[in-house]
Molecule: Bacterial RNase P class A
Organism: Hylemonella sp.
RNA sequence: GAAGCACGCCAGACCGCCGCUGGUGCAAUCUGGGAAACCAGGCACUGGAGGAACGUCCGGACUGCAAAGGGCAGCGUAGGAGGUAAUACCUCUCCACCGUGAGGUGAGGAUCAGAGCAACAGAGACGAGUCACCUUGGUGCCGCACCGAGGGCGCAAGCCCGAGGUACGAGCAUCCAAGGUGGGUGAAACGGGCAAUCUCUACGCGCAGCAAUACCAAAUAGGCCAGCGUUGAUGUGGCUCCGCGGAGCUGGCGGGUAGGUAGCACCGAGCCGGUGGGGUGACCCCCGGCCCAGAUUAAUGGCGGUCACGCCGGGGGCAACCCCGGUGCACAGAAUCCGGCUUAUCGGCGCGCUUCACAC
Numbered sequence: 001g002a003a004g005c006a007c008g009c010c011a012g013a014c015c016g017c018c019g020c021u022g023g024u025g026c027a028a029u030c031u032g033g034g035a036a037a038c039c040a041g042g043c044a045c046u047g048g049a050g051g052a053a054c055g056u057c058c059g060g061a062c063u064g065c066a067a068a069g070g071g072c073a074g075c076g077u078a079g080g081a082g083g084u085a086a087u088a089c090c091u092c093u094c095c096a097c098c099g100u101g102a103g104g105u106g107a108g109g110a111u112c113a114g115a116g117c118a119a120c121a122g123a124g125a126c127g128a129g130u131c132a133c134c135u136u137g138g139u140g141c142c143g144c145a146c147c148g149a150g151g152g153c154g155c156a157a158g159c160c161c162g163a164g165g166u167a168c169g170a171g172c173a174u175c176c177a178a179g180g181u182g183g184g185u186g187a188a189a190c191g192g193g194c195a196a197u198c199u200c201u202a203c204g205c206g207c208a209g210c211a212a213u214a215c216c217a218a219a220u221a222g223g224c225c226a227g228c229g230u231u232g233a234u235g236u237g238g239c240u241c242c243g244c245g246g247a248g249c250u251g252g253c254g255g256g257u258a259g260g261u262a263g264c265a266c267c268g269a270g271c272c273g274g275u276g277g278g279g280u281g282a283c284c285c286c287c288g289g290c291c292c293a294g295a296u297u298a299a300u301g302g303c304g305g306u307c308a309c310g311c312c313g314g315g316g317g318c319a320a321c322c323c324c325g326g327u328g329c330a331c332a333g334a335a336u337c338c339g340g341c342u343u344a345u346c347g348g349c350g351c352g353c354u355u356c357a358c359a360c
Base pairs, nucleotide, nucleotide: 001356002355003354004353005352007350008349009348010347012307013306014305015304016303017302018301020048021047022046023045024044025043026042030041031040032039033038050331055341057340058339059338060337061336062209063208064207065206074205075204076203077202078201079093080092081091082090083089094108095106096105097104098103109200110199114198115197116194117193131182132181133180134179135178136177137176138175139173140172141171142169143168145166146165147164150161151160152159153158213262214261215260216259223253224252225251226250227249228248235244236243237242238241270290271289272288273287274286276285277284278283309328310327311326312325313324314323315322316321
């Protein structure tokens, strides 16, 4: 110098003006909305997106329901040891694979319990027994020898035909059985592989989720109780009274809904700092400091200026670089909270390490 590996960090800064939204304090205990619950309104001070807030994939906190204990089913995890509230996360380490290396990846228990699966090629692929050749045996055919039911001819001796049987054969076979040998295909050919197929083993898991859940609580409808009412109520027309009309009316209680409040912005598995201590490390302990977003009308913004950075164009300069103009500044945005993981991300910075080349 080039090419990489691993870890960590930033995610424009400042000023002014105008807004949005939460908290605290102060004051009238006032005004407005609402049946109520409750909400809103003034002034001052002050807080206000992220490294992933995304995904909602794991694990917990929290809440309700369930629950003697155990088993089955279902789901999940899988070398060993450790960390943690917990985990499928993280750390160290063994082994396997990839890389020259720094390093990276691993769903890394079990295939002498059982089942299932394997493209192409090949005769044959998870069923077993198969392609070619050789040997042996069988079977069939053929040849030959013998036997031969029976038939024909002949006066006779005899001759001819002959189903079938037996023995033999260096004979034949798109046949059967056993044994042996051989090449080829393929990742793999009775011998293995795959458990990221079922399965087995060990261990873990009660179910649901903030639209959880708790409280306050209308209207309307229905329910229960009490009183009054066909001896005429409530209602209604003229109002001491008389008519009309004809079965409900009044009050209370309780549950649920709309609506409201809490849950919920958290003294916490909290955040920041430490040349503090322990541990290889994840992490733990100690000391000091801080209180740090939060709705459902869903806040976290807009405008202007200066500076920084990237890109483009022009000019100057031997060069480093400087000046002017324009333009851009990623991915993306909380919604009960927390710890992880995955995915997205313009550009830039720091530290450590590896390989190669060159120089000393």